The part of an RNA shown here (large-subunit ribosomal RNA, domain V) has 582 nucleotides and comes from a marine eukaryotic metagenome. Model confidence (mean pLDDT): 80 of 100.
[in-house]
Context: one part of a larger RNA
RNA sequence: CCUGCAGCGGGACGAAAAGACCCCGGGAGCUUUACUGUAGCUUGAUAUUGGGUUUAAGAAUUAUUUGCGUAGAAUAGUGAGGAGACUUUGAAGCAUUAUUUUCGGAUAGUGUGGAGUCGUCAGUGAAAUACUCAUCUCUUAAUUCUUAAAUUCUAAUCUGAUCGGAAAAAACGGUCGGAGACAGUGUCUGGUGGGCAGUUUGCAUGGGGCGUGUUCCUCCUAAAAGGUAACGGAGGAGUCUAUUAAGGUUGGCUUAGUCCGGAUGGAAAUCGGACUGGACGUGUAAAGGCAUAAGCCAGCUUGACGGCAAGACUUACAAGUCGCGCCGGUACGAAAGUAGAGCUUAGUGACCCGAUAGUUCUUUCUAGAAAGGCUAGAGACAUCGGCUAAAAGCUACCCCGGGGAUAACAGGCUGGUAUUGUCCGAGAGUUCAUAUCGACGACAAUGUUCGGCACCUCGAUGUCGGCUCACCCUAUCCUGGUGCUGAAGAAGGUGCCAAGGGUUUGGCUGUUCGCCAAUUAAAAGGGUACGCGAGCUGGGUUCAGACCGUCGUGAGACAGGUUGGUCUCUAUCUGCUGUAGG
Numbered sequence: 001c002c003u004g005c006a007g008c009g010g011g012a013c014g015a016a017a018a019g020a021c022c023c024c025g026g027g028a029g030c031u032u033u034a035c036u037g038u039a040g041c042u043u044g045a046u047a048u049u050g051g052g053u054u055u056a057a058g059a060a061u062u063a064u065u066u067g068c069g070u071a072g073a074a075u076a077g078u079g080a081g082g083a084g085a086c087u088u089u090g091a092a093g094c095a096u097u098a099u100u101u102u103c104g105g106a107u108a109g110u111g112u113g114g115a116g117u118c119g120u121c122a123g124u125g126a127a128a129u130a131c132u133c134a135u136c137u138c139u140u141a142a143u144u145c146u147u148a149a150a151u152u153c154u155a156a157u158c159u160g161a162u163c164g165g166a167a168a169a170a171a172c173g174g175u176c177g178g179a180g181a182c183a184g185u186g187u188c189u190g191g192u193g194g195g196c197a198g199u200u201u202g203c204a205u206g207g208g209g210c211g212u213g214u215u216c217c218u219c220c221u222a223a224a225a226g227g228u229a230a231c232g233g234a235g236g237a238g239u240c241u242a243u244u245a246a247g248g249u250u251g252g253c254u255u256a257g258u259c260c261g262g263a264u265g266g267a268a269a270u271c272g273g274a275c276u277g278g279a280c281g282u283g284u285a286a287a288g289g290c291a292u293a294a295g296c297c298a299g300c301u302u303g304a305c306g307g308c309a310a311g312a313c314u315u316a317c318a319a320g321u322c323g324c325g326c327c328g329g330u331a332c333g334a335a336a337g338u339a340g341a342g343c344u345u346a347g348u349g350a351c352c353c354g355a356u357a358g359u360u361c362u363u364u365c366u367a368g369a370a371a372g373g374c375u376a377g378a379g380a381c382a383u384c385g386g387c388u389a390a391a392a393g394c395u396a397c398c399c400c401g402g403g404g405a406u407a408a409c410a411g412g413c414u415g416g417u418a419u420u421g422u423c424c425g426a427g428a429g430u431u432c433a434u435a436u437c438g439a440c441g442a443c444a445a446u447g448u449u450c451g452g453c454a455c456c457u458c459g460a461u462g463u464c465g466g467c468u469c470a471c472c473c474u475a476u477c478c479u480g481g482u483g484c485u486g487a488a489g490a491a492g493g494u495g496c497c498a499a500g501g502g503u504u505u506g507g508c509u510g511u512u513c514g515c516c517a518a519u520u521a522a523a524a525g526g527g528u529a530c531g532c533g534a535g536c537u538g539g540g541u542u543c544a545g546a547c548c549g550u551c552g553u554g555a556g557a558c559a560g561g562u563u564g565g566u567c568u569c570u571a572u573c574u575g576c577u578g579u580a581g582g
Base pairs, nucleotide, nucleotide: 001582002581003580004579005578006577007576008575010574011573012572014569015568022403023402024401025400026399027398028395029394030393031392034199035198036197037196038195040192041191042190044188045187046186047185048184050153051152052151053150054149055148056147057146058145059144060143061142062141063140067136077135078134079133080132081131084118085117086116093112094111095110096109097108098107099106100105157179158178159177160176161175162174163173164172202214203213204212211231215237216236217235218234219233220232238384239283240342241341247301248300249299250298251297252296253295255279256276257275258274259273260272261271281290282289284347286345287344288343305328306327307326308325311322312321313320317385330339331338332337353379356376357375358374359373361372362371363370410457411455412453413452414451416450418446419445420444421443422442423441427437428436464539465537466536467535469531470528471527472526473525474524477502478501479500480497481496482495483494484493485492504518505517506516507515508514545563546562547561548560549558550557551556
C1' cells in the first nucleotide's frame, strides 16, 4: 500500500417529514360597542272577530236656554214680516223651588189670586220676547253615528273532565265545567337581537410589527437642454383679498443700509447732506424675477365680463398651461392704449348619484301634471386616478399553497462598535516626556462582542448550558532563557525569545458569566457550525394544559413570573481504531 474481519460514529451541509418559527397569498375557528343581515323575544295595525251596558271625546238632528259699552223705564244677538198680541184652557201681584248671572236681574215649574198685561208714542246706529218666521253664539237634555276606555254576555276560538266506536292511542263527535272575543295563528310594521350567518379589517416598508408616509408647491441631490430614484436633505399648501379692495386703469413717488450734522431724542421716531445699489419691499414657503418698477401713494372704477378662438407648450391616457384675433356690451385715460383678477409657480377631486335655479329642448290620449335633456351650481372620495351604498380584531387550537425573492441559529462580506497594537507627547513621575503611566488627537491589525448587509440553506444546516472526547493559535497565566528599571539583596514593574508541558476543587444559579470559600507554580485568552445531540443529557428557551400580575369591552397578549410537557435512525461510502492475510 491492497484485501478482509471486528468496532467507533467526524463527514457525506447523512436518512426521515414539499419547516410547525418568520414573511407573502389563501382558508378556517373564535371575539366584539366592525359592517350587513337573520332565528328568537317584544310593540302596534289588520284578518280570524261577535252582542249589550256605562263613561269620555267628536259630528249631525230635534227640543231648550243665554246674549248687559254709552244714552235710555232696562240685561236691546242679527235679518224679514208686522198693528195688534196674550189672557176664565186663568192676567197682574204674593209665596216657594230649580237653573243662570255682568249680583242688578232674567227664565221655567208649583201654590195662592181672580182680570188684566204688553205693543204702537219719547230716546237709540238698530225696536220691541206684542206676535210669527229664519239664523249666529252659548247652556242643558234626548236620539243616531264614529272613535277610545272600562265592564259584561256567549255563539267564534282555546281548554279540563267524562262518555262513544274497535282491546288501546291519536283524530272526530256528544255531555258537563273553565276561559273568552282576550289568547292563539296569518300578513304588514317599530324595537331588541354575536343566539346564528356572510364578510371586511389597504399598501409602501433595507424581514414583519410599532412608528411614519400616501395629493399638491419650492429648492438641493440632478452629472451646465428636458427628465431622473431612495423611509435622501430642507421647507410649505388644503388659503387670502369686496369698498379704505391686496382686482382694473390713469397720474405720481423710491425703499434699505452706512457715515456726518441737528432741541427734548436714547441702538432705532422726525429733519438735512453724502455714499453704496437693489441689499428694502412683494398677503403667504422657497426659487426665479422686479427701478420702465411687478415695490409705495392718490383719483375714478368693476374686464374677478358674455359668445368664441388661430397657434403653441406639456404629455402614455385622462388631465394641466399660455394665447393672436373677432363679435357684444363696459371701466380708466386727452389720446395712443390697457383691462377676460392677483409678480410667477401650491390653495385640490374623474364617472355615477343627487338638492337648487334657469331653459324658444324632448316624450306621452302635446288640459293640468310628471319625467328626461341642456346651462349654471352646493354635497367626497386626504389610501387624494377616487374598490362597495355599507366594514374592526384575536389565533400558542390552527390549516393549505409558496419563499432562502424575506427574518430568527450558523456561515459569508463589512469592521461603525469591540479588543489589541503603533505614532505624537500636554502632563504625572521631587528634578527628568518615554523605569512606569500618559490627556487631546492620528493610524493600523484582528475577526473573539454588539451591530449593518440579506449572499448558500425555509421539498428542514436541531438552538443555550452541562457531560465525554478533544485538535489548533499566541496577543504567555505558570514553568525556561534574556534586555531595561525610579534593579543594593529579596520581592517586583515592563519589554524580547519561547506553544514542550500544565492551567484546581467546592457553595448559589438552567446558566455561559459572575459572586463567595479553600487551595495552587499558575488557576491565560481565544478558534474549531458561540468544536462535539446519526455521542449522552434536556435544567433553560420555544407548541398544546393551568395559575398570578399587568394590558385589552372581549377573543386574547406580555425578551414578565410559575408548574407540567414523547430527543427517532439495524452504518452504504468516506474517515479513524484494533486485528488477520498478501